[in-house]
Formats: sequence, structure tokens, C1' cells
RNA sequence: CUCUUAUUAAGAGUGGUGGAGGGAAGUGCCCUAUGAAGCCCGGCAACCGUCAUGAAAAUGAAAUGGUGCCAAGUCACGCGAAGCUGAAACUUCGGGAAAUGAGAG
Repeated sequence: CUCUUAUUAAGAGUGGUGGAGGGAAGUGCCCUAUGAAGCCCGGCAACCGUCAUGAAAAUGAAAUGGUGCCAAGUCACGCGAAGCUGAAACUUCGGGAAAUGAGAG
């Protein structure tokens, strides 16, 4: 990098450092000198792993291991269908794209 699969409405800082960006990309809309990103500390969760029960499926526990995460639903939308409408807007479902875990190449 590609493929398969599961999940994505909950949760998490008045800290230190750092100094201007950040929210994937497009269009919007936002966050940010009342301090962005990054790094350290702290925290959340429980995917893998661990432990217990079990024939298995599964259920439960802990958080010392491997990841992940800590504004806004994945911040919203884009494509298709349905509802509603004069048309839009809006709502719902599905898809696409993305993120993360696990497995494979």
C1' cells in the first nucleotide's frame, strides 16, 4: 500500500512545554493568542491479548501487555431510494469516502 471483517450518537485535563495553526481531501460550517499542531504528564474506552465460567457460541472481570482515542454524530454534505413539497429545505434508509482494531497478501 491492497484485500477481508467488526465498530464508529457514549466516554476522557482550569496540568507542563510549545508558539500558529487545526478539524483527512472538496464545498460548507466551525475551533484557535481566553493559546492551534507537536511533545511530556494525566485521563477514557476495552479491539487484540490476559484471567474466570463454558463443549462451543458466548458472558463476566482487571487494566501490569499491543494498539486506539480525549470540540462539534466520522462536525455536516456530496451518490441512490422513499416520505413530504409547486420546487427546495427537511426526515429516514442504503451506498461511497474516512478512522481504528484484528486477520491476510
The RNA shown here (SAM riboswitch aptamer (S box leader)) has 105 nucleotides and comes from Planococcus koreensis. It matches the Rfam family "SAM riboswitch aptamer (S box leader)". Rfam describes the family as follows. The SAM riboswitch is found upstream of a number of genes which code for proteins involved in methionine or cysteine biosynthesis in Gram-positive bacteria. The sequence was found by an Rfam model in a public genome assembly.